[in-house]
Context: one part of a larger RNA
């Protein structure tokens, strides 16, 4: 100087407390461990691995296994030589591959050119090892308020001072004081979304007024007032008032205002810590393989199942289930696509048909509300499991897809010790969309809106952190 203390002081955080809802029990989904296996590819492992890399494993992907093949190799360049390219048929084979046949005979006057095959050769290739050789990227402490430097001063020196102290703040934020005076990286602000108003613009959006028309609809003329869209601008600064205070600032159910003291949310992560993670995104040093640890192909596996754990979904019901009627979003997507509408089918879906490269057409709510029914029961709760029949995607749904119909109708009656999330448009609850994607094992991830709470006395205690101080046989 740090680190540590079941030392002290001050302070903060859904850290506790106060509340609400979960998890731990059940079934299923998914990830992991373990076991099994020819293989169940690899990585991630307290917090900071475990619905994680994977934003989508039937083939492909794919790295694994079995079997069959290739050896300058699957790709690209140079390239002697040859041939138009190309298309079709066919034999063997699981295919990779090997062979056969037919059609075709390029552009250009030429030189030459494009394309295909391709000897020799030079450059291959490796998801093999090392993340403890590395770059880059990332997690975490932590959006915590810290981490440092120059000069000066103090100390033999390590180092100190500044950065401590008194206040204050979300903040090393600001004020006052001070052997310090300044400065940098962080904080804040500048950026984006959202909340108010004005202005510009008015189609594909809107419809107050006027007119036309319909069974009905902004449907049409017309208009841009309103809504909205999207550019610009204004607006909030403790600016004003009161109280306290030297000041910074704090308090106020003060004023004004759409908004009040950081209005709400996002992006943004200092010096560093964990030899944290990643050589399998990529790049890369070294090492290793080179008729194989490279490459191609078929099939299998990554989906196994006594069991254990994590994360979720659905429930155990009446604040509910079923049936019928009826209302209201936002944000996104769409041409190998989204599809109105009509018809068929109980349905998944199918056959037609029309509009839209979309503020134009289209995909489009549910909880809610109004009726009827069920009356506390393993039930008209719950839907696992299994039988049968179908639909769709795709070369192909056996291993191993989703969906529909019908039958079946398991466990489960609120879950031990324990443990998790959340402070407001939040939790809870309800549906919608997107990426990936032929299809989908999505109950996941990331967004979007609808309905919409309870509680916080307080900081003694648990956990983590910040500053000062003290002790130390630790560095």
């Nucleotide at each position: 100087u740090g680190a540590c203390g079941g030392g002290g002081g001050u302070c903060c955080g859904c850290a506790c407390a106060a509340g609400c809802g979960g998890u731990g029990g059940a079934g299923c989904a998914u990830g992991u461990g373990g076991u099994u296996u020819a293989a169940u590819u690899c990585g991630a492992u307290g917090a900071u691995a475990c619905g994680c890399g994977a934003g989508g494993a039937a083939c492909c992907u794919u790295a694994c296994c079995u079997a069959g093949g290739c050896u300058a190799g699957a790709a690209u360049g140079u390239g002697a030589a040859g041939g138009a390219a190309u298309a079709a048929u066919u034999u063997a084979g699981a295919g990779a591959u090997a062979g056969a046949u037919u059609a075709g005979u390029c552009u250009g006057c030429a030189a030459a050119g494009a394309c295909c095959u391709g000897a020799a050769a030079c450059a291959a290739g490796g998801u093999g090892c090392u993340g403890c050789a590395u770059g880059g990227c990332u997690g975490u402490c932590g959006u915590c308020a810290g981490c440092u430097c120059g000069u000066g001063c103090c100390g033999u020196g390590a180092g100190g001072u500044g950065u401590u102290g008194g206040g204050u703040u979300a903040a090393g934020u600001c004020c006052c004081g001070c052997a310090a005076c300044g400065a940098g990286c962080g904080c804040a602000a500048c950026c984006c979304c959202u909340g108010u108003u004005g202005u510009u613009a008015g189609u594909u959006g809107c419809c107050a007024u006027c007119a036309a028309g319909u069974a009905a609809u902004g449907u049409u003329g017309g208009g841009c007032a309103c809504u909205c869209u999207a550019g610009c601008a204004a607006g909030a600064c403790u600016g004003c008032c009161u109280a306290c205070g030297c000041a910074a600032g704090u308090a106020g159910a003060g004023a004004g205002g759409a908004g009040g003291g950081a209005g709400g949310g996002g992006a943004c992560g200092a010096c560093g810590u964990c030899a944290a993670g990643u050589c399998a995104u990529c790049a890369u040093g070294g090492c290793c393989c080179u008729u194989a640890c490279g490459c191609c192909u078929a099939g299998g596996g990554c989906a196994a199942c006594a069991c254990a754990c994590g994360u979720g979904c659905u429930a155990c019901a009446a604040u509910g289930g079923g049936c019928g009627g009826u209302a209201c979003a936002g944000a996104g997507g769409g041409u190998a696509g989204c599809u109105a509408c009509c018809a068929g089918g109980c349905a998944a879906c199918u056959g037609g048909a029309u509009g839209c490269c979309a503020a134009u057409c289209u995909c489009g709510a549910a909880a809610g509300c109004c009726g009827c029914u069920c009356u506390c029961a393993g039930u008209u709760c719950g839907g696992a499991u299994u039988g049968g029949g179908g639909u769709c995607u795709g070369c192909a749904a056996c291993u191993c897809g989703a969906c529909c119909c019908u039958a079946u109708g398991a466990a489960g009656c609120u879950g031990g010790a324990g443990u998790c999330g959340c402070u407001a448009g939040u939790a809870a609850u309800c549906g919608g969309g997107u990426a990936u994607c032929a299809g989908c094992u999505a109950u996941g991830a990331c967004c979007c809106g609808g309905u919409g709470a309870a509680u916080a006395c307080g900081u003694u205690c648990c956990c983590g952190g910040a500053c000062c101080u003290u002790g130390u046989a630790c560095a």

The part of an RNA shown here (small-subunit ribosomal RNA, 3' major domain) has 475 nucleotides and comes from an uncultured bacterium. Its mean pLDDT, the model's own confidence on a scale to 100, is 81. It matches the Rfam family "Bacterial small subunit ribosomal RNA". The full RNA is in RNAcentral, with records from ENA and SILVA.